[in-house]
Context: one part of a larger RNA
RNA sequence: CUGGGCGUAAAGCGCACGUAGGCGGAUUUGUUAGUCAGGGGUGAAAUCCCGGGGCUCAACCUCGGAACUGCCUUUGAUACUGCAAAUCUCGAGUCCGAUAGAGGUGGGUGGAAUUCCUAGUGUAGAGGUGAAAUUCGUAGAUAUUAGGAAGAACACCGGUGGCGAAGGCGGCCCACUGGAUCGGUACUGACGCUGAGGUGCGAAAGCGUGGGGAGCAAACAGGAUUAGAUACCCUGGUAGUCCACGCCGUAAACGAUGGAUGCUAGCCGUCGGAUAGCUUGCUAUUCGGUGGCGCAGCUAACGCAUUAAGCAUCCCGCCUGGGGAGUACGGCCGCAAGGUUAAAACUC
Numbered sequence: 001c002u003g004g005g006c007g008u009a010a011a012g013c014g015c016a017c018g019u020a021g022g023c024g025g026a027u028u029u030g031u032u033a034g035u036c037a038g039g040g041g042u043g044a045a046a047u048c049c050c051g052g053g054g055c056u057c058a059a060c061c062u063c064g065g066a067a068c069u070g071c072c073u074u075u076g077a078u079a080c081u082g083c084a085a086a087u088c089u090c091g092a093g094u095c096c097g098a099u100a101g102a103g104g105u106g107g108g109u110g111g112a113a114u115u116c117c118u119a120g121u122g123u124a125g126a127g128g129u130g131a132a133a134u135u136c137g138u139a140g141a142u143a144u145u146a147g148g149a150a151g152a153a154c155a156c157c158g159g160u161g162g163c164g165a166a167g168g169c170g171g172c173c174c175a176c177u178g179g180a181u182c183g184g185u186a187c188u189g190a191c192g193c194u195g196a197g198g199u200g201c202g203a204a205a206g207c208g209u210g211g212g213g214a215g216c217a218a219a220c221a222g223g224a225u226u227a228g229a230u231a232c233c234c235u236g237g238u239a240g241u242c243c244a245c246g247c248c249g250u251a252a253a254c255g256a257u258g259g260a261u262g263c264u265a266g267c268c269g270u271c272g273g274a275u276a277g278c279u280u281g282c283u284a285u286u287c288g289g290u291g292g293c294g295c296a297g298c299u300a301a302c303g304c305a306u307u308a309a310g311c312a313u314c315c316c317g318c319c320u321g322g323g324g325a326g327u328a329c330g331g332c333c334g335c336a337a338g339g340u341u342a343a344a345a346c347u348c
Stems, first nucleotide, its partner, number of pairs: 004319003007302002012316001014201004021194003025088007033081002035077008049065006091191001092188003095184005103177007110154001114150008125136002162169002206247006215241002220236004258315006266293013297304002321348003330341004
C1' cells in the first nucleotide's frame, strides 16, 4: 500500500465556524476531456515466462516465441463523470404570521438561611462523637426576642421537563441580543454537504493585577482513633471558592457512539406547535424535540433498534500486541504550572 476496523476489546479531535481540497438535486442541448471499442506506431538489448538446442547433468550459454500490463496517434460510440449554455423546484435560503424556552450579556431588586455586631430576657452549661477530647462559656455562652451589617447561593415550583454547538444554563424585573419550532407557500434558483491547515468558544483546578471575603474549605495546627495514623471522625483554619480584566486550554470534556442525507414494523409516555371533530376538555391526524419497550436487521456477547450500533452514499478524524510512554529529544505555545506534536534502545 491492499485489506480490516473505531459504544464496552487499540481507535471519534471537547465543540463549533470556515480556507484549500473531496463529494454533490431534476430536465434539455452542445462538446468529447475522462470512459469504452477498433486500427496504426512505439515500447532497445539483456532480464523474467514458455518451447527447442549446446557444454556428460545442472548452474551457465544460445535460438525462437510470448510478454513488456505503458505512451503517442487515428477512427468510432455518447450511457455515466467533467466542461459550456439554458430551464426547473423537491435540497438550501429569504419573506410573512405565530409559539415555547434556566440560550447569552449588562443593570436593578426580593425573601429564607448562615455568620458577626448592639441591646433585652435568662442561667450553667453549650458544642461535638461510636465514645470522648481539643473548643466556647459566670468577663454571662448555648437558648430566645428586637435591631443592624456582610457575602454567597436561590428551597417549594422542578419534571429520563426546557434551552444551548459543546463546555454549560435555575429567585424576580428591565434593556440589548443569538438560535430553534410550527403554519402560509410570496420570492431566490443548487446558492448544498464535509472540512487538512487556520480561527474562535471551552467545566473544575491553577496563574497575574486589583477588589471582596458570610459560609465552606486544600495546606496547616490541635483533639481523638490506632501497633503506628503524615488518614478516615472532631475543633479550628489560610489560599481558594465570589467580582473585574488578562492568561491557562485540560477532564470519565461520556451517549466512552464525528458530521450530513435518504431508506427500513410497531406500541406506550412526555414537551412545543398546527389541523379536524365534537360532549370545551378530550379524541384523531400531522410536524419538530425528549424518553421507555420492541420486529426485521446488526453484534463476540452485552446490547442497538426511525434519536441505529440496521441498509447505503459523501467528507473528515483516529487505530495496528503489552511495557518503555503520552515519556525523552527537538519544534510551537505559556508568566509559571504545564500543554501540544511525538520517538527509540531495551524487554515480555
The part of an RNA shown here (small-subunit ribosomal RNA, central domain) has 348 nucleotides and comes from an uncultured bacterium. The RNAcentral record of the full RNA draws on SILVA.